[in-house]
Context: one part of a larger RNA
RNA sequence: CUGGGUUUAAAGGGUGCGUAGGCGGGCAGGUAAGUCUGUGGUGAAAUCUCCGAGCUUAACUCGGGAACUGCCAUGGAUACUAUUUGUCUUGAAUACCGUGGAGGUGAGCGGAACAUGGCAUGUAGCGGUGAAAUGCUUAGAUAUGCCAUAGAACACCUAUUGCGAAGGCAGCUCACUACACGGUGAUUGACGCUGAUGCACGAAAGCGUGGGUAGCGAACAGGAUUAGAUACCCUGGUAGUCCACGCCCUAAACGAUGAUCACUCGACAUUGGCGAUAUACUGUCAGUGUCUAAGCGAAAGCAUUAAGUGAUCCACCUGGGAAGUACGACCGCAAGGUUGAAACUC
Repeated sequence: CUGGGUUUAAAGGGUGCGUAGGCGGGCAGGUAAGUCUGUGGUGAAAUCUCCGAGCUUAACUCGGGAACUGCCAUGGAUACUAUUUGUCUUGAAUACCGUGGAGGUGAGCGGAACAUGGCAUGUAGCGGUGAAAUGCUUAGAUAUGCCAUAGAACACCUAUUGCGAAGGCAGCUCACUACACGGUGAUUGACGCUGAUGCACGAAAGCGUGGGUAGCGAACAGGAUUAGAUACCCUGGUAGUCCACGCCCUAAACGAUGAUCACUCGACAUUGGCGAUAUACUGUCAGUGUCUAAGCGAAAGCAUUAAGUGAUCCACCUGGGAAGUACGACCGCAAGGUUGAAACUC
């Protein structure tokens, strides 16, 4: 390489859009490039192979046949692929009518709690722990009431719920905006699927500039614990957490399960539609879950939301360590990221 694989053994790209490429629905016709077939030419000799012969045999040598699976030309075939013409509607998209949601962006508003400040009541403790101490407090704390200010997060509702491509998204209202699903079967008529390079998005932490800073809180300081305690516990507390703009581009970015299409017993629950006058019941479409049959699997388990049966395309794996390291290249302000070995060793 081939073969074989990728939930958990090595292995699915973090996610989408999409270029090239690969693959692609029904019917009819044309062409005949691939494909199949006939014929002609060529395919040096030797080698290989078959038959026979010569050295005593064999190796070896000689004669003849076949073969040389190929290439070129030409005559035909047309199922499939291709190409081209026409056409169809079920794939795909559009239209119209409905429905849905923590989908996104911006603005405004709200209450609870915490904190701080002011005033008032009030007096000796408060706080914290396994127990303490550091800390706060007669300059009046803690506690209670009222008022004010500020920042951050949105209890209950809240779930096996919903939405989103993923990351993710939750107080209320408005504006702008994207999407999905159902129904009609009106329109287009294969317009599709996948997708190397590329482009965009991408939690948290981190970085730059400017704001903001209530609570929490790396670092740091102190108090404890301990043999020690650079920790766990306690009292403080700076970056950060928040906002705007610009970077970073990684995660157990997980369903550890790529995308799309078709097919393959059932049961129950649940979300949103649709059908009949109807909250029962029932049918159907799209989701979200649990259990289970066939089948699959090393097993655990998966099982119409497949890890089953098939098809197309992409990504990735090939013993452990060295190592996601070194070197080089590209990207980045940096931190670092992406790509990614070998010697050696077991």
Description
Small-subunit ribosomal RNA, central domain from a Chitinophagaceae bacterium, 346 nucleotides, folded computationally. The sequence was found in a public genome assembly. The source organism's lineage runs through Bacteria, Pseudomonadati, Bacteroidota, Chitinophagales and Chitinophagaceae. Model confidence (mean pLDDT): 87 of 100. Rfam family: Bacterial small subunit ribosomal RNA. Rfam links the family to the GO terms structural constituent of ribosome and ribosome.